[in-house]
The prediction has a mean pLDDT of 79. A computed fold for a 101-nucleotide RNA from a Gammaproteobacteria bacterium, annotated as Glycine riboswitch aptamer. The sequence was found by an Rfam model in a public genome assembly. The model forms 90% of the base pairs in the Rfam consensus.

RNA sequence: UUCUAAUUUGUGGGAGAGAGCGGGCCAGAAUAGAUUCUGGAGCCGCCGCCGAAGGCGCAACACACCCGGAAUCGCUCAGGCAAAAGGACCGCUAAUUAGAU
Numbered sequence: 001u002u003c004u005a006a007u008u009u010g011u012g013g014g015a016g017a018g019a020g021c022g023g024g025c026c027a028g029a030a031u032a033g034a035u036u037c038u039g040g041a042g043c044c045g046c047c048g049c050c051g052a053a054g055g056c057g058c059a060a061c062a063c064a065c066c067c068g069g070a071a072u073c074g075c076u077c078a079g080g081c082a083a084a085a086g087g088a089c090c091g092c093u094a095a096u097u098a099g100a101u
Base pairs, nucleotide, nucleotide: 002100003099004098005097006096007095008094010092011091012090013089018047020046021045022044023043025040026039027038028037029036030035048081049080050079054077055075056074057073061068
């Protein structure tokens, strides 16, 4: 001097799948009342579905045995299924660390 990798800051992009059904709770409104209407949330149950937070599983290989062993693959515990939010991952940006030149 230049490059590479990891992490982080800022920023742009970023998929899928029910605004499902029933019940309860809270607030407001209407009504003489039963009750009805509107709104809210991290409530409960049931059915259907999605995979890209996180989590779990493994072929080759390795190992005396056990342990180990990747993903955008598989599972669907968790999470999610209008918008918003979130979002693996990708680009740009800056910093730090490590390595190479």